[in-house]
Context: one part of a larger RNA
RNA sequence: UUGGGCGUAAAGGGCAUGUAGGCUGUUGUGCAAGUGUGGAUUUAAAGACCAAGGCUUAACCUUGUGUAUGGUCUGCAAACUGCAUAACUAGAGUACAGGAUGGGAAACUGGAAUUCCGCGUGUAGGGGUGAAAUCUGUAGAGAUGCGGAAGAAUACCGGCGGCGAAAGCGAGUUUCUGGCCUGCUACUGACGCUGAGAUGCGAAAGUGUGGGGAGCGAACAGGAUUAGAUACCCUGGUAGUCCACACCGUAAACGUUGUACACUAGGUGUUAGAUGGUUAUUCGUCUAGUGCCGUAGCUAACGCGUUAAGUGUACCGCCUGGGGAGUAUGCCCGCAAGGGUGAAACUC
Numbered sequence: 001u002u003g004g005g006c007g008u009a010a011a012g013g014g015c016a017u018g019u020a021g022g023c024u025g026u027u028g029u030g031c032a033a034g035u036g037u038g039g040a041u042u043u044a045a046a047g048a049c050c051a052a053g054g055c056u057u058a059a060c061c062u063u064g065u066g067u068a069u070g071g072u073c074u075g076c077a078a079a080c081u082g083c084a085u086a087a088c089u090a091g092a093g094u095a096c097a098g099g100a101u102g103g104g105a106a107a108c109u110g111g112a113a114u115u116c117c118g119c120g121u122g123u124a125g126g127g128g129u130g131a132a133a134u135c136u137g138u139a140g141a142g143a144u145g146c147g148g149a150a151g152a153a154u155a156c157c158g159g160c161g162g163c164g165a166a167a168g169c170g171a172g173u174u175u176c177u178g179g180c181c182u183g184c185u186a187c188u189g190a191c192g193c194u195g196a197g198a199u200g201c202g203a204a205a206g207u208g209u210g211g212g213g214a215g216c217g218a219a220c221a222g223g224a225u226u227a228g229a230u231a232c233c234c235u236g237g238u239a240g241u242c243c244a245c246a247c248c249g250u251a252a253a254c255g256u257u258g259u260a261c262a263c264u265a266g267g268u269g270u271u272a273g274a275u276g277g278u279u280a281u282u283c284g285u286c287u288a289g290u291g292c293c294g295u296a297g298c299u300a301a302c303g304c305g306u307u308a309a310g311u312g313u314a315c316c317g318c319c320u321g322g323g324g325a326g327u328a329u330g331c332c333c334g335c336a337a338g339g340g341u342g343a344a345a346c347u348c
Stems, first nucleotide, its partner, number of pairs: 003320004007302002012316001014201004021194003025088007033081002035077008048067002050064005091191001092188004096183004103177007110154001114150008125136002162169002206247006215241002220236004258315006266293011297304002321348003330341004
C1' cells in the first nucleotide's frame, strides 16, 4: 500500500474563506473520448495454462489450425460517464415585507463598590489567624460625616435563554457595519458540495514601543506553620492584568464527535417568527434554533438515538503497540520565548 478505523481504546485539522483537484439536479438532440461488441494485424522461440503423447512412474521431454494479457488499424451500438447544444425549476442565489439578537468597530455618558487625598466628629486601638506575629495607630489610626481624584469591572434583569465560523460576546446612548430567521409572490437558471497548497481570524500567558496603574497579583521580602517548608496561611509587593499600535499562533482551542446533502417512531420543555380556529386566554398546524426522555437501529460497553455515534452519498484531515519523543537533525517562521514539519539507534 491493501484492509480496518477516528465520542471515551491510536486517530477530526482551533476556526473560516477559497485556488488546483475530486464529485455534481431534471428533459431533449447530436458527437463517440471513456464504455460495450465484431473484424484485421502484431504479441520470436523457450516458459505459464489446457489437452494429448514418450522415458516402468515422477521430475523431465515432445506435440498442438489450442488458450491468455497488451499494442496498432478498422466497423457497429448509444443505456451510463464525458463533450457540445437547446430548454426546465425541486438545489443555490437575488429582490420585496416583517422579526429577534451580550455579533463586530468607534465615540460619549451613568450608578454602586474599592483605594487614595483634604476637612470635621471622636479616642485607643485597628488589622489578620486554627492560634499568632510581621504590619498599622496618640505625629490621632480604625469607625463615622462631607468634599475631591483615579483606574478597573458592569450587581439585579440573567435563563440547560440569545448572538457569532471558531476564539468569544453582558451598564446605557448614538453612529458605522456583518450574519441569521419567517412570509409571500417575482426574478436568475445548476450559478452547487468539498477543498491539498494558500490566505485570514484565533483565549490566556508572553514579547516590542508609548501610555496608564484603583483593586488583584507570578517573582521577591518579611511573619507564621513545620523535623525541614525554597509551599499551603498572613502582611507587603514588582512584572503583569487595562489602553493604542505591532508581534506571538498555542490550549482539556472539548460536543474530546470534520463539512455538506438525503432518508429513518414518538413524547415533553424552551427561544424567534408565521398561520388557523377562537378572541375570555387558551388550543392546533408549520419553519428555524436550543434542551431532556426515548423506538428501530448502532455500540466492546458506557451510551448515541431527526441537533445520530442509525441508513447512505461526496470531498478533506488523521491513526497503525508502549517508551525513547513531540526529543534529535535539517528546513521554514519568530525580536525573543518558542512554534511548524519531524525521525532513528536502543529497550519492553
The prediction has a mean pLDDT of 86. The part of an RNA shown here (small-subunit ribosomal RNA, central domain) has 348 nucleotides and comes from a metagenome. Its Rfam family is "Bacterial small subunit ribosomal RNA".